The RNA shown here (small-subunit ribosomal RNA) has 1377 nucleotides and comes from an uncultured bacterium. Rfam family: Bacterial small subunit ribosomal RNA. Its family is annotated with ribosome and structural constituent of ribosome in the Gene Ontology. The coordinates come from a structure-prediction model, not an experiment, and the mean pLDDT is 83.
RNA sequence: AGAGUUUGAUCAUGGCUCAGGACGAACGCUGGCGGCGCGCCUAACACAUGCAAGUCGAACGGAGAAAGAAACAGCUUGCUGGAUCUUUCUUAGUGGCGGACGGGUGAGUAACACGUGAGCAACCUGCCCUUCAGAGUGGAAUAACGUUUGGAAACGAACGCUAAUACCGCAUAACACCAUUGGAUGGCAUCAUCUGGUGGUCAAAGAUUUAUCGCUGAGGGAUGGGCUCGCGUCCGAUUAGGUAGUUGGUGAGAUAACAGCCCACCAAGCCGACGAUCGGUAGCCGGACUGAGAGGUUGAACGGCCACAUUGGGACUGAGACACGGCCCAGACUCCUACGGGAGGCAGCAGUGGGGGAUAUUGCACAAUGGGGGAAACCCUGAUGCAGCGACGCCGCGUGAGGUAAGACGGUUUUCGGAUUGUAAACCUCUGUCUUUGGGGACGAACAAAUGACGGUACCCAAGGAGGAAGCCACGGCUAACUACGUGCCAGCAGCCGCGGUAAUACGUAGGUGGCAAGCGUUGUCCGGAAUUACUGGGUGUAAAGGGAGCGUAGGCGGGAAAGCAAGUUGAAUGUUUAAACUAUCGGCUCAACCGGUAGUCGCGUUCAAAACUGCUUUUCUUGAGUGGAGUAGAGGCAGGCGGAAUUCCUAGUGUAGCGGUGAAAUGCGUAGAUAUUAGGAGGAACACCAGUGGCGAAGGCGGCCUGCUGGGCUCUAACUGACGCUGAGGCUCGAAAGCGCGGGGAGCAAACAGGAUUAGAUACCCUGGUAGUCCACGCCGUAAACGAUGAAUACUAGGUGUUGGGGAACAAUAGUUCUUCGGUGCCGCAGCAAACGUAUUAAGUAUUCCACCUGGGGAGUACGUUCGCAAGAAUGAAACUCAAAGGAAUUGACGGGGACCCGCACAAGCGGUGGAGCAUGUGGUUUAAUUCGACGCAACGCGAAGAACCUUACCUGGUCUUGACAUCCCACUGACCGGUCAGUAACGUGACCUUUUCUUCGGAACAGUGGAGACAGGUGGUGCAUGGUUGUCGUCAGCUCGUGUCGUGAGAUGUUGGGUUAAGUCCCGCAACGAGCGCAACCCUUACCUUUAGUAGCCAGCAGUACGGCUGGGCACUCUAGAGGGACUGCCAGGGAUAACCUGGAGGAAGGUGGGGAUGACGUCAAAUCAUCAUGCCCCUUAUGAUCAGGGCUACACACGUGCUACAAUGGCGUAAACAAAGAGAAGCGAGACCGUGAGGUGGAGCAAAUCUCAAAAAUAACGUCUCAGUUCGGAUUGUAGUCUGCAACUCGACUACAUGAAGCUGGAAUCGCUAGUAAUCGCGAAUCAGAAUGUCGCGGUGAAUACGUUCCCGGGUCUCGUACCUCAUCAAUUG
Repeated sequence: AGAGUUUGAUCAUGGCUCAGGACGAACGCUGGCGGCGCGCCUAACACAUGCAAGUCGAACGGAGAAAGAAACAGCUUGCUGGAUCUUUCUUAGUGGCGGACGGGUGAGUAACACGUGAGCAACCUGCCCUUCAGAGUGGAAUAACGUUUGGAAACGAACGCUAAUACCGCAUAACACCAUUGGAUGGCAUCAUCUGGUGGUCAAAGAUUUAUCGCUGAGGGAUGGGCUCGCGUCCGAUUAGGUAGUUGGUGAGAUAACAGCCCACCAAGCCGACGAUCGGUAGCCGGACUGAGAGGUUGAACGGCCACAUUGGGACUGAGACACGGCCCAGACUCCUACGGGAGGCAGCAGUGGGGGAUAUUGCACAAUGGGGGAAACCCUGAUGCAGCGACGCCGCGUGAGGUAAGACGGUUUUCGGAUUGUAAACCUCUGUCUUUGGGGACGAACAAAUGACGGUACCCAAGGAGGAAGCCACGGCUAACUACGUGCCAGCAGCCGCGGUAAUACGUAGGUGGCAAGCGUUGUCCGGAAUUACUGGGUGUAAAGGGAGCGUAGGCGGGAAAGCAAGUUGAAUGUUUAAACUAUCGGCUCAACCGGUAGUCGCGUUCAAAACUGCUUUUCUUGAGUGGAGUAGAGGCAGGCGGAAUUCCUAGUGUAGCGGUGAAAUGCGUAGAUAUUAGGAGGAACACCAGUGGCGAAGGCGGCCUGCUGGGCUCUAACUGACGCUGAGGCUCGAAAGCGCGGGGAGCAAACAGGAUUAGAUACCCUGGUAGUCCACGCCGUAAACGAUGAAUACUAGGUGUUGGGGAACAAUAGUUCUUCGGUGCCGCAGCAAACGUAUUAAGUAUUCCACCUGGGGAGUACGUUCGCAAGAAUGAAACUCAAAGGAAUUGACGGGGACCCGCACAAGCGGUGGAGCAUGUGGUUUAAUUCGACGCAACGCGAAGAACCUUACCUGGUCUUGACAUCCCACUGACCGGUCAGUAACGUGACCUUUUCUUCGGAACAGUGGAGACAGGUGGUGCAUGGUUGUCGUCAGCUCGUGUCGUGAGAUGUUGGGUUAAGUCCCGCAACGAGCGCAACCCUUACCUUUAGUAGCCAGCAGUACGGCUGGGCACUCUAGAGGGACUGCCAGGGAUAACCUGGAGGAAGGUGGGGAUGACGUCAAAUCAUCAUGCCCCUUAUGAUCAGGGCUACACACGUGCUACAAUGGCGUAAACAAAGAGAAGCGAGACCGUGAGGUGGAGCAAAUCUCAAAAAUAACGUCUCAGUUCGGAUUGUAGUCUGCAACUCGACUACAUGAAGCUGGAAUCGCUAGUAAUCGCGAAUCAGAAUGUCGCGGUGAAUACGUUCCCGGGUCUCGUACCUCAUCAAUUG
C1' cells in the first nucleotide's frame, strides 16, 4: 500500500466481497509447563444453607462463674455449709460510637444525571487539628429484675423496685443567637466585613491502674457534602405547536440554604424551526478498540460521579439516610401456623434452580494493606491478602543438539530410467531447560521481642535418563503452498468470482507442500481498507442527483477611505486538567508480559499585550444598486371593435348517374336528384403569404387589422440618493395539455363508440361515420422528456463569422461604406475542463456567495400516516424481501423487413430438367434373432462403399479354442514346416498314417513345430466435446496482418480510409504515415500457332517394286509423336481520362487485353466430419467386448424423401446398307481370323508385356424403305418357359440371352435445379474397383444452340457509413418533445 467482481475488450461511475487489528467471547479438533491478568454480556428471574457489622464492663445497675479472705452454724476436730468483703472472667439489658463507610448491580434516567470551567454576598459538616473559655447545684423516671398474665409462635400486657457519660430544672457565660441603635472600610444590585452601646435567650459527665481519655460553649482550619450557572452530551418532523403552579410579582410558610419548593392574591406570561412537546433508545466520564490523522465504535476489568436494593409510597433517628443485611403502609411471591396471626427479601461472598451458545470453590487467613469499636490488650471484617477451577487473554520456555548417504526399508508417484519423503530415520557422540526424586530454603515482619494464610511456595544444589511432552488450518485466483486415486451437475464445496455433467491442482481420501504453533480454525461484533456521508476529503449536461418559474421573510454572505473598541483572532504568563492509562526515557522481577521513577499531551478559566483580517460604532466616497431626463424595438399582457380566404349547413337555379374512399375494396351518400357548378344566406373556429436557429416574456407561452389601458427591456445623459446589494429554508403568486364543476356555444377536427376492411386473430395501423372534448365566461386541478435533461448572482480568461435593437466617429454626401461601443440571439474554434461524448465570454474554464438535490439495482415514487383536492389525484415518503450487479461514454465485430457503391447463372432474358409414371440406388421409418457402423440445412441422403452370393463382415444364431489367429522373451521335447492319404464333422477344431532340414570343433548352434509357466497378445469396445493427421465449408471471396512512427488515459485507430480504376488491397493520384509479410497476379501442367531436333512400331509428297495391304526398298517433306525454343507485352495507332493508372475503338496476328481449362485455397469461422483408413491419451473386456467355423443378415416393406435411368413418341420407332473419333486397358490378361449356336456364348489359340497385336462395332449423323397419331410397329415394367457365363456354391441373393407376356405412362400441382460457348442439350466410347455383378463414379471425343435490356426486386458476398428518427417525402397525433 491494495486486490477480485458488470464488458468480446476499454475507460469512468457504482455497489458487493477479501487481505489487517481487536474481544469479558462461544463452538470444532488438539493440548507439556510457568508468570501476570480476567471469568453471568442472558432472567434488576426465584432463592435452600453458611458467613458478610459490630464493639465498648475504663458509661451503668444487675445476673452468672471462678478464686481468695471470713463472722457464724453443724459435727466425724478437720471437714461441710456459709452472711459479708475483695479480686478475676462472661455479658442479656440501659447507654455511647459505628450500622449513611466498605461490598454489589446498571433496572430507571436524555437530566445540571455526567464531563469541564466558574459561583454561593444563599449553605451544612460527627470523628480530626488548632485557639479561647468552662464543667456549680439539684430533681424526676425507666429497662434489666421480681410477681401475675395473654398468645401455637412472633411478640406482648399490668403492677412493683433500681442505676448511669440516659433524661429534666436552676445558676454562670460569650467574639454565639434575637431585637434595637452608632462609626469605619469594601463591593456585585439585594449588601458584606470590622468595631461599639442597650435589652433578651441558651451549657456541661464522668471514667480510671492518675499516664490520660472523655464532656460543654465559641472562633478558625481540614475533610466531606448541598445548591446555582456557562458550554458539551443519541435517533426520529410519517412527533409542530407545548404549558394553568404554567411564567413573573407581592406576602406568608418550609428548608442547613436559594428558589413556585409550598400556599394566598395579582398580572398573562414562558418555551419552540438555533427543533419546544412527544415517541424510541441509553447509566455518564477518565479511558478501551481502530485509524496516518480527522474521525468511527464502545463504556467488561481498574478509577471518579450518579442511580438502585422484591415493586410502589412514606417518614423516623441521626452530623450525615428518606437508609442493600433499619422502621411503617400497600401490592405480588415464598415459608410457618393451633387459622386467630406471624416471618422473609443474595443487584454482599460462596452456592442452588432457571434462562442461555456461554462464565468458577457452599476453600484458607486476618500474616500484610485498610476499615469499625475500644485507653489498651483485643474483637469484628466473604473489604482485602491468598489458594482452587477454566488455553479465556497476554507473555515466556520446552518437546532435544551435533555428526552420519547404503541417499536403507516403508509410503507416494513414474515417461519404469527415476523422482520425492530425506540427514529425515536407524546408528554414533553429547546436553539436561521443563518434568521426576532427594537435600537446602527465603524476601514479604513494620516495632526491642513475638507474629506468615500463601508455603516447605519461589529459588539453589545433587542424581537419573532423550527418557514423559504437537497439533490445527490451508494448497483455483485474490493468497504462501500440487500431484495421484475415487466420484461423475451425484455426493459435495463456497468469503467474492465460482467448482462438480468420466482425465476436477476447487468435492472426498492419500502422499507431498505452505502457514501458524500449545494452539489452530470457524462463527459473532466493532473499526479499517470505504475519498462508499467526502471538516480534513465527493458530486449533480448524458452514470444517482438543479426545485416548472418568479417575488420575497428569517438566515447566510457582502464595495472604497478614515478613526475608535477589542467580541472573534494571535502571542506570553498562570490556575486547573485526581490516580491509573498512553507516549518518551530510566529502573525491578534471569527476559518478557507485569510493576515502579521522571518528563510530555488536548480542553476550559484568569491576567497582560497586539490591532493586520472579520465584527461593532461613528464619519465619509461613488464605481455596485436605484431614481430623474431624452430616445427606441417588439406575436409582452388585458378589454372592446372590425376584416377577408376556406370548411360545413340551408334556400334557389343548371344538370345527370354516379359520388366518395383505398395498396385494393367495402361500409357510407345518391333518381325523394347526390357529386359537380352558379347565386344568396347562416354559423363557429383558426388567422395562408410576410416568416427568418427573427422578436418579446420569469417560466408556461405569445402571430389577421384597429383602438384604449398596462408591465418590462435596451441605448444615451450623468442631475439626485449613497451600499439601499446577492441569494433565499418556510411562505405567496404564476404555471402547457388533459381532466373536473356551473352556464353558454358547437363549423371543422375528434378519445369513447358503431360499421367496413386487413389479419391466424386485429379490442390496432387504413376507410366511412361519430359523442365528450377542443371555443367563451367564472371557479378548481398544479402536473409534463415543465429540457439547454445544464439553479441564481458577480468578476476574470485567444479569436473568427452571421443576425437583431440602440449610440458614436471617419469618408461620401443619393443609396451607403468602414471603424468602434452597449444589449440580445446563433455557428465555428484556442487554452482549460471532462470518463469520453463534448463544452468553450450565452462555460460543463478560473474563483467567490447562497439555495436545492444525490449516495447500488429491484421492491417503489409503492404501502401506511399526514396535508391539499368535488373527484381524478397531487405533495411528503418507508420497510420486509431479493440480486451481484443495474447504469454511462466510447471501441471492435456481428446484426438491421437502415443507407450508398460494387460483384456473382443471384435475379432478369433463354435452353434443358426435377417434382407426376415405371424401375435403379441411397436415406428415414417400420419390421427383425440380426436387418453392423458412421454421415443430418446449404456443407448427410448413386455419401465412406473404385463394386455385401461365401469371403468381405464389423451384425445375429449355433459349435469350438484360451499365452491364444498375430509379435517378443524363457524352459523342455521333437526334426521338421510344407505336402499327401484316411477317419470323422454341418464345417472349423480333432485323430491316425506316409514322406521330409542345414551347419558343426559332435558338446552344440540356427530354423521350424509341439507342450508348459508367466510377462503379455488381442478388441471395427467408449470418448472426434481429451488429440495428431486428413477433409469439408464460407471461397479462388479479396481480403488478413506486422515493424517503426503518429493519435487516443485506454480498448483501439492510422497505414488498409478518400478520388479514379481493376477480375483483384490490381494499379495511379492524394494523404501522419513510411515500409514489409501471407493472400491476388506471375512462375507449373494442358490446349490453340510457328520454328528446330529426332524418325520407329508413326507418315507417304516424289522414286522403284508389289500378293495392291505403307506391303517392301527408300525417304523424313507432310500428319503425328516428344524434347528444346519462339510467340502476346496494352508493344503500336486514334479518342477519352488529370500529360496518371486505366477504358473504348482499330491495325497487325493462330491467338488481344488474366486467350480457354487445370493444379494452386491467406488470417480465420463452424467444440463442422472422421477414435470404423491410420496413429494416439484415458476408460473398459481378458475361458471374452478376443480368435475361429457353418448358416443367416447387411438385399426385409403399409409408407415418406433425395439422386438418377427409361419413357410418354413422327426433330420419332423399326429395318437395310454406308461414313467419321478421342482417350484408355491388356499376362491368373486382352484375345484376332476360322467354325458351331437365333442369341448370350462355345470350340480353338494367330498376335501382343503393346504408336506394331487385341478389346474395337463408335453412336448420334447422312441415304433408302416402312409405320401415320393410336396406349400405337410408342413404352418397356412385371411374369412364365428355356438357356449362357463366372464361381466350392447363383434358394435366400448375380449378370446376360431367346421366345412369350406387354403395367404405369399421352410432358407432369405448389414448388424447385443446372447452364453464358465448343458451354447447355444430345450421341456413343473407355477405365478403375472386379472371379462375376453399373442406370453410379472418373475420363474421352462426336454433333452443337438460345439469351443477357439491365441491377428495381429474391439469395450470397465485399467496401464505406448510420443505429434508432440524422436527412428527404408523406402521414398520424389532444398537446409537447